[in-house]
């Protein structure tokens, strides 16, 4: 260096195997000189000879270029030093010189083997190839004298000798000129050395035997244990060695305010590598990418004998993989090799081609254009958006296509001339030739808006909203989160926003994060003070005065490669991106002048940190030993008799074999009452009767002494509370474990009886605790106030006892600044500062796991990870909750009276059943509740039978026979089918009105959502609460007010208070009722007059009194006493009809229960639409094995029957109430006054009284059930109504566990009425009549109020939540073994090679030589050391994998 998804127009610049240093087919990628040689072949030839081409001898070079990063944590990389310890081919610069000889060897040609590659043997030749000689400027090597410098080790340097040591020719017309030899310099490029620097793990803590030195030989260019033999015994490491893991480093790159973090691709520089491992030859350089030799692995040819091979070069191919180009063109250019040149060669290079990979740039068109087109979406149905967007109307022409025209990249090379010139070389000018791979830019033309626009995203953050679908599904999601029927989060549409040839995801890095904090954090409770001392290393260190300059500070001076980076009114491509060019910065190193305050060394002096000393003082400080009384327990005697002990009660247990209780003696252990106290001491765990020894540490005085001797303290070392372990005594009491008896559902527990370990003592050993002040240690500074211990002083006083005041050390409370996230802290810091030490870095896993250390052992210490959650914590506020606390209400308990629950009817409800048993209500707060009244109707369920713009509504257009009516047929009705009939007005054409039919809007749904609402309504609760404004206090939340002391039915009042003041609730205010008064006097009364009656206010008349109803009055703690705080009020009294709200009603704060209610009604949304609508008939809500709510009537004698007899009040009455008469045993029926009502009627009220039967029985109680005759409403009483007769006469004799009302005209008992209603109450609403008993009180049940106090609760206790068990998944740890890598050690064997030694048959150069040979060098071979892979054996690490096992973490509604 990026990948994937969708999309894609153009140009430039750049850039593209990160994985497999994984394997490669094929082609290129280092060759070049004929002016260094000789052959061979080819062409010309004027035969003189000339050209080309080469395979080979030799020369250069192949060591550069160009890949890749696998090894390396330093043998490496940066920097910056040294080399006086070295070497450098080609290049420069100077000095000297090239003389003359020799002998081979390829090539060739011949023979021999091989499949091949390729070998061999034998002839023959040349050189710039080889070898001797000469010469010696000069180097080297020894030796002697000196000089100069010096790091004192050396170094460089002069005479003078000693021995050694060169050389090559080519080309050219003379000349030149390219070579060659030696030195000495220089540049260049190198090698070696050193100082800093350079990841992560201590769950790696000790490495080292050529290891550390030293003498010495070798070896190398060169220093060195580099290597060798000897001596020493050393090096290295907590400033992190060895070990083990990653990892090529660096200029630079991303990020970041900056310090930092992270990174090292492309391009540069430097390493290291070339299949894997090891060697060395050649060379000026290599231990050699496209060279050798071995061995191993892989592949290839093979005749099977034996040979080739190395793409981490360019392309390119397979493989794995999310992924990364063409098997291009070309030396034109810049570069590089060889060459005298021409030139050759050159996948270095320059270029083109793929790839939206990055950057940059440009275009996909511009101006006008409103009926605001059509479509589309959305609508509240008017509209609105899409949108100037479009069409359209003008215009332009980049790019992009076609056509033509076209630079720049080129200068040098060569040839010709001329200048300087040694008339050389070189250099330079003129001319002329002459080279482009790429292929263009640019420039004009034609042509026509014509070929060029996606993609994410729209809840918050974050810039963008509607609709539909879907219905916790499908999906979404970077956190928080969305999605269970109205989704701006899904999914699409329309619409927006965003960025654009891209857009979005994903992966990684830095920032945000002062969240590893150097800049720049923390540690009482949030995560963090080592249990405490001692104390080595380290760090930090009072005061003065020399004195060095290491640090520090300042100047220079070199370096810190280029490129990158910053800057410029710089420059070059039409901009930019790119490139150029000047300037800067590179915060670092080195070396060198200065400064000297401040740290630092050194060196001297001080006395106030620190110690010493002298005097005192206090104390449960520590350790032995000894002693003392209460007390328990036993144990013996004595009294003495039955119970003792225990608890909430009880048992178990002890006791008649004499205990509990008492006396009196005796043993035994452990602790030591009182003094005892936020007293004292101790470093910290700890320390308590008394006395002795022994023994540490404080304090206080005083001011002699010593002169910084302190401070803190990783490692170390020691102390260290119960508990527990070891060994051995001891054991009274108390007691884990167990044993027993209670309690419980159970009780492996709390409570009782017992009881062993232990607790006690001695030695060891464990090393841990909420070892806390949850607060490391020392110092220094910063208001005070008040106990308390310990010492010294001072005032008074003559003493003492007190008393005041200073001061010093310890020990608590209170607080001020101060500080804390608050709580709190606060001179005994949590304030302010130093100095050191320990810790912390979400939360769970886990203080586990493994390894280590230490432990007898239990265990400690040190201490992760994988997974997993999007929280875990702190400290404070508000609820709310508590089997906390205070205070205080309420028919809440108690105290009473009567009832449910048993039985039978009634009714309402669950269930069950049914075609349907319509729906809703559902703990309190649903059940005689919507329903204040289903035979049909109602009704909404059901079965059949019908209609379908419809049973009811409102518009359109069209057509009409009015409408009504009668009348037929069918038929259960609805309905259908048929006749009959037929409006007004007219200009006679038609016109209007209503009906009907057609068609359209559009109606109708008791269909669904009450968890889309609205309104209404239940409940807390007629409870006293519930807030607001301004202020004040807190960061804040939020408090204050509203607490608090009284009081009250009340958040009533009153007082006090940072806080003052206000609203809603409370309470009045309103209505009924209790007394009175005025007024009015009928249909009401009726005293007194009067009139009538058998009797009646029945009549006249009365306003008196009952009543009616309208308006006053009256009651205010207003008045006396006492209580209280001179208050608020509260108690009791007088007066009063009523007295402390007289008694009742209507009045329901903020809110709570997604409380009920879509079926009163209204409404959004959904859904039906010849039916989910509407008509009709029948049937059903009336059903019956059961259960449960509310009532009725009873069980009887305080009653029941019968006769008699009193005394009301609310009401209602014309489709009515209905007298009064007659009939009926009755329910009723016939008639029929009276009243539209204080006038008439319902209507006699009943319990009561009074007489009389019944007398304890299932009855003269009690009425169900049932049989049969009636009656009445009604179209109709079979399912399914009320009521009468007459018959029949069931359960039931007072109701288990539980549970309901009710505080005075109150329950309890009586009866009347009335509303619904044709009929059809035991119900639900009212009226009156008789009329109790109780409340001592607030412990307790319920529910509520306020205050306070805990909380891990906030859908608030019906909350939250722990753990075993089962079940899925997942990750991890041990675990018999098992396989893998790596790495030490000992041994075995040893390729190639280099060194060494050694040297058959050989071998031309030298040198002797008697010419026969001899020596000398070479050398096949052979051996020695040392060696890679490979063998054995035997350790450490590290990984994978395992039957089985162990915790762990997470999952839906499991236990």
């Nucleotide at each position: 260096g990026a990948a994937c998804g969708c999309u894609g127009g153009c140009g430039g610049c750049g850039u593209g195997g990160a994985u497999u240093a994984g394997g490669c087919a094929u082609g290129c990628a280092a060759g070049u000189c004929g002016a260094a040689c000789g052959a061979a072949g080819a062409g010309c030839u004027u035969c003189g000879g000339c050209u080309c081409u080469u395979a080979g001898u030799g020369g250069c070079g192949a060591c550069c270029u160009g890949g890749u990063u696998c090894g390396u944590a330093a043998u490496g990389g940066c920097u910056g030093g040294g080399u006086a310890a070295c070497c450098u081919g080609c290049c420069c610069g100077g000095a000297a010189g090239u003389g003359g000889g020799g002998g081979a060897c390829a090539a060739c040609c011949u023979c021999u083997c091989g499949a091949a590659a390729g070998a061999g043997g034998g002839g023959c030749u040349a050189a710039u190839a080889c070898c001797g000689c000469a010469u010696g400027u000069g180097g080297a090597u020894g030796g002697u004298a000196g000089a100069a410098c010096u790091u004192c080790g050396g170094u460089u340097u002069u005479c003078c000798u000693u021995u050694c040591u060169a050389a090559a020719g080519g080309c050219u017309u003379u000349u030149g000129u390219c070579g060659c030899u030696u030195c000495c310099g220089g540049a260049u490029g190198g090698g070696c050395c050193c100082g800093g620097u350079u990841c992560c793990c201590a769950u790696u803590a000790g490495c080292u035997u050529g290891u550390u030195g030293g003498u010495g030989g070798g070896g190398u260019a060169a220093a060195g244990g580099c290597u060798c033999a000897c001596c020493a015994a050393g090096g290295c490491u907590a400033c992190g060695a060895u070990g083990g893991g990653u990892a090529g480093c660096u200029g630079g790159u991303c990020u970041g305010a900056g310090a930092g973090g992270a990174u090292g691709g492309u391009c540069a520089g430097c390493a290291a590598c070339a299949c894997g491992a090891g060697g060395a030859c050649u060379g000026a350089g290599a231990u050699a990418c496209g060279g050798c030799c071995u061995c191993g692995a892989c592949u290839c040819c093979u005749a099977c004998g034996g040979g080739g091979g190395g793409c981490a070069g360019c392309a390119g191919u397979c493989u794995a993989g999310a992924g990364g180009c063409u098997u291009c063109g070309g030396c034109a250019a810049u570069g590089g090799g060889g060459g005298a040149a021409a030139c050759c060669c050159u996948g270095a290079c320059c270029g083109a081609g793929c790839g939206a990979c990055g950057c940059c740039g440009c275009g996909u068109g511009g101006a006008g254009g409103a009926u605001g087109a059509a479509g589309g979406c959305c609508u509240u149905c008017g509209g609105g958006u899409u949108g100037u967007a479009a069409a359209c109307u003008c215009c332009u022409u980049u790019c992009g296509g076609c056509u033509g025209g076209g630079a720049a990249g080129a200068a040098a090379g060569c040839c010709c001339g001329g200048g300087u010139g040694g008339u050389g070389a070189a250099c330079u000018c003129g001319g002329g030739u002459g080279u482009g791979a790429c292929c263009u830019a640019c420039c004009a033309g034609c042509g026509g808006a014509a070929g060029a626009a996606g993609c994410c995203c729209c809840g918050g953050c974050u810039a963008a909203c509607u609709u539909c679908g879907u219905g916790c599904c499908a999906g979404c999601a970077g956190c928080c989160g969305c999605g269970g029927u109205a989704a701006u989060a899904c999914g699409a549409a329309g619409g927006g926003g965003g960025c654009a040839a891209g857009c979005g995801u994903u992966a990684u890095u830095c920032g945000g994060a002062u969240u590893u904090a150097c800049u720049g954090g923390g540690c009482g409770u949030a995560a963090a003070g080592g249990g405490c001392g001692c104390g080595c290393a380290g760090g930090u260190g009072g005061c003065u005065c020399g004195g060095c300059c290491a640090g520090u500070c300042u100047g220079g001076u070199g370096u810190g490669a280029a490129a990158g980076c910053g800057c410029u009114a710089c420059c070059g491509c039409u901009c930019a991106a790119c490139g150029g060019a000047g300037c800067g910065a590179g915060u670092g190193c080195a070396c060198u002048g200065g400064a000297u305050a401040c740290u630092g060394c050194c060196g001297a002096a001080c006395u106030u940190g620190a110690g010493u000393g002298u005097g005192g003082g206090a104390g449960a400080g520590g350790u032995g030993a000894g002693u003392g009384g209460a007390a328990u327990a036993c144990c013996u005697g004595g009294u003495g008799u039955a119970g003792c002990g225990g608890u909430g009660g009880a048992a178990u247990g002890c006791u008649u074999a004499g205990g509990u209780a008492u006396c009196a003696g005796g043993u035994a252990g452990a602790a030591c009452a009182c003094c005892g106290g936020u007293g004292g001491c101790g470093a910290a765990g700890g320390c308590g009767g008394c006395u002795c020894a022994c023994u540490g540490g404080c304090c206080c005085a005083c001011a002699a002494c010593u002169g910084a001797c302190a401070c803190u303290g990783a490692g170390g070392c020691g102390c260290g509370a119960a508990a527990g372990c070891g060994u051995g005594g001891g054991g009274a009491g108390c007691g884990a474990a167990c044993g027993g008896g209670a309690u419980u559902a159970g009780a492996u527990a709390c409570c009782c009886c017992g009881g062993u370990a232990g607790u006690c003592c001695a030695c060891g050993c464990u090393g841990u605790a909420a070892a806390c002040g949850g607060u490391g240690u020392g110092c220094a500074u910063u208001a005070g106030g008040u106990g308390u211990g310990g010492g010294g002083g001072g005032c008074g006083a003559u003493u003492u006892a007190g008393g005041u005041c200073c001061u010093c050390c310890g020990u608590g409370c209170c607080g001020u600044c101060g500080g804390u996230a608050a709580c709190c802290c606060a001179u005994u810091a949590a304030a302010u500062g130093c100095a050191c030490c320990g810790c912390c870095u979400g939360g769970g896993g886990a203080g586990u796991a493994c390894g280590g250390c230490c432990g007898c052992a239990a265990g400690g210490u040190u201490g992760a990870a994988a997974c997993u959650c999007a929280a875990a914590g702190g400290a404070a506020u508000u609820g709310a909750c508590g089997g906390g606390g205070g205070c205080c209400c309420g028919c809440a308990c108690a105290a009473g009276c009567g009832g449910u629950g048993g039985a039978g009817c009634a009714u309402g409800u669950g269930g069950u059943u049914u075609a349907a048993u319509u729906c809703g209500a559902u703990g309190c707060a649903a059940c005689g509740c919507g329903a204040a009244g289903a035979a049909c109707c109602u009704u909404a369920c059901c079965a059949g039978g019908g209609c379908u713009u419809g049973a009811a509504c409102u518009g359109c257009g069209g057509c009409u026979u009015a409408c009504a009516u009668g009348g037929g047929g069918u038929g259960a009705a609805a309905g259908c089918c048929c006749c009959u009939g037929g409006c007004c007005c007219u200009u006679c054409g038609g016109g209007g009105c209503g009906u009907g039919c057609c068609g359209u809007a559009g109606a109708g749904g008791u269909g669904c959502u009450g968890c889309a609402u609205g309104g209404c309504u239940g409940u807390c609760g007629u409870c006293a609460g519930c807030u607001c404004g301004u202020g004040u206090c807190g960061u804040g939340a939020g408090a204050u007010g509203u607490u608090g002391g009284g009081u009250u039915a009340a958040g009533u009042c009153c007082c006090g208070c940072a806080a003052c003041g206000a609203g809603c609730g409370c309470a009045a205010c309103c209505c009924c009722u209790g007394u009175u008064c005025u007024c009015a006097g009928u249909u009401g009364c009726c005293a007194g007059c009067g009139c009538g009656u058998c009797a009646u206010g029945g009549c006249g008349g009365g306003g008196a009194c009952u009543c009616u109803g309208a308006g006053g009055a009256g009651a205010c703690u207003g008045c006396c006493g006492g209580c209280g705080g001179u208050a608020a009020g509260c108690c009791g009294g007088a007066g009063g009809a009523a007295g402390g709200u007289g008694g009742g009603g209507a009045u329901g704060a903020c809110g709570u229960c997604a409380a009920g209610u879509c079926a009163u009604c209204a409404u959004g949304g959904c859904c039906c639409u010849u039916a989910c609508g509407u008509c009709c008939u029948g049937g059903g809500c009336u059903a019956c094995a059961c259960a449960c709510g509310u009532g009725c009537u009873a069980c009887a004698a305080u009653g029941g029957g019968c006769g008699g007899g009193a005394c009301a009040a609310u009401g209602c009455g014309c489709a009515g109430c209905c007298a009064c008469c007659u009939c009926g045993c009755a329910a009723g029926a016939g008639g029929g006054c009276g009243c539209u009502a204080a006038u008439c009627g319902c209507a006699c009220a009943a319990a009561c009284c009074u007489g009389u039967c019944c007398u304890c029985a299932g009855u003269u109680c009690g009425g169900a059930u049932c049989g049969u005759c009636g009656u009445c409403u009604g179209c109709a009483a079979c399912u399914c109504g009320a009521c009468g007769g007459c018959g029949u006469g069931a359960a039931g004799c007072u109701g288990g566990a539980a549970u309901c009302g009710c505080u005075a005209g109150u329950a309890a008992u009586c009866g009347c009425g009335g509303a619904u209603c044709a009929g059809a109450a035991u119900g639900c609403c009212g009226c009156g009549g008789u009329g109790a008993a109780u409340a001592u009180g607030u412990u307790c049940c319920c529910g509520g109020g306020c205050c306070u106090u805990g909380u891990a609760c906030a859908c608030a206790c019906c909350g939250c939540c722990c753990g075993u068990c089962a079940c899925g998944u997942c990750a991890c740890g041990a675990a018999a073994g098992u396989c893998u890598g790596u790495u030490g050690c000992a041994c075995c064997a040893g390729a190639a090679g280099u060194c060494g030694c050694u040297g058959c048959c050989g071998g031309a150069a030298c040198c002797c030589c008697u010419c026969g040979g001899g020596g000398g060098c070479c050398a096949a071979g052979g051996u020695g050391c040392c060696g890679a892979a490979g063998g054995u054996g035997u350790g450490g690490c590290a990984g994978g994998u395992a039957a089985u096992u162990g915790g762990g973490a997470c999952g839906a509604a499991g236990u």